[in-house]
Molecule: FMN riboswitch aptamer (RFN element)
Organism: sheep gut metagenome
RNA sequence: UUUCGAGGCGAGGUGUAAGUCCUCACCGGUGGUAAAAGCCCACAAGCGUAGAGCAGAUUUGGUGAAAAUCCAAAGCCGACGGUAUAGUCCGGACGAUAGAAA
Numbered sequence: 001u002u003u004c005g006a007g008g009c010g011a012g013g014u015g016u017a018a019g020u021c022c023u024c025a026c027c028g029g030u031g032g033u034a035a036a037a038g039c040c041c042a043c044a045a046g047c048g049u050a051g052a053g054c055a056g057a058u059u060u061g062g063u064g065a066a067a068a069u070c071c072a073a074a075g076c077c078g079a080c081g082g083u084a085u086a087g088u089c090c091g092g093a094c095g096a097u098a099g100a101a102a
Stems, first nucleotide, its partner, number of pairs: 001102004010024004025088002027078002029043004038076002046054002058074005080091003
C1' cells in the first nucleotide's frame, strides 16, 4: 500500500397497531489460553461532559498430564436513537475498529 474484516424472526397467540409483548424459533467480532470459548483473560465496536464512567452472561458430570475451550446435560446474555416495549427491523453506517492475509 492492497484485500478482507458480524450473524440472526420461521410459526402461532393477543391487539386498532408488535419481525418490539406472550409461547416455541434463530444468531455469536478479534487475540490469548488444550487445536476448539458469545458467557475464562484481554481487545474492539456503541453511549458519554470523551475524563470518570455506563453498557452482558455458566454451571454440573465425563475424558485427559492439561479443557470454565472438547463430549453430554441444563442454563444465561446481548450499546445507543426510532417505532406498541427490539440481540434478530430501520438509523448513525456505502462508516469505523480490534485484527487477519498478501